């Protein structure tokens, strides 16, 4: 180049046919414990990759740009 996929919290991600974004883990405290881990509770957390665009309303649909993965010449 050309077909396709995929981007959501510090990490891995979920998010059912458009209506106010969830979970594990991390990270703080607190309880337990001689202490430390580990089990428990509780709190902390997100421009949903950027811009635009159609909609009353968008993580979901439509365009492009950008990172990234496959697959092909």
């Nucleotide at each position: 180049g050309c077909c396709u996929g995929u981007c959501u919290a510090g990490c891995u991600u979920a998010g059912u046919u458009g209506g106010u974004a969830g979970a594990g883990u991390g990270c703080a405290a607190g309880a337990c414990u001689c202490u430390u881990a580990a089990c428990c509770u509780u709190g902390u957390g997100g421009u949903u990759a950027u811009g635009g665009g159609a909609u009353c309303g968008a993580u979901c649909c439509c365009c492009a740009u950008g990172g990234u993965g496959g697959g092909u010449g």
The RNA shown here (transfer RNA) has 73 nucleotides and comes from Cucurbita maxima.
It matches the Rfam family "tRNA". It is annotated as a transfer RNA.
Its mean pLDDT, the model's own confidence on a scale to 100, is 81.
Lineage of the source: Eukaryota > Mesangiospermae > Gunneridae > rosids > Cucurbita.